The RNA shown here (transfer RNA) has 73 nucleotides and comes from Pelagomonas calceolata.
Lineage of the source: Eukaryota > Sar > Stramenopiles > Pelagomonadaceae > Pelagomonas.
The sequence is in RNAcentral, with records from Rfam.
Rfam family: tRNA. It is annotated as a transfer RNA. From the family's description: Transfer RNA (tRNA) molecules are approximately 80 nucleotides in length.
RNA sequence: GCUGGAUUGGUGUAGUGGUUAUCACGUCUGCUUUACACGCAGUAGGUCACCGGUUCGAGCCCGGUAUCCAGUA
Numbered sequence: 001g002c003u004g005g006a007u008u009g010g011u012g013u014a015g016u017g018g019u020u021a022u023c024a025c026g027u028c029u030g031c032u033u034u035a036c037a038c039g040c041a042g043u044a045g046g047u048c049a050c051c052g053g054u055u056c057g058a059g060c061c062c063g064g065u066a067u068c069c070a071g072u073a
Stems, first nucleotide, its partner, number of pairs: 001072007010025003018056001028042004049065005
């Protein structure tokens, strides 16, 4: 350089074009405890990497850009 893949809360992750984006861990609050941990209940936290396009409607489809991973010469 070329080819392919990935990018979604703090971390990991699900997501047939259609109402408010899923779950786990973690954070925080409460209960429990002499106290901590465990456990239980609840809470907050996401411009779905960025820029355009298609569509009545895009996390999802198309093009480009960026970063990372793999393959190849």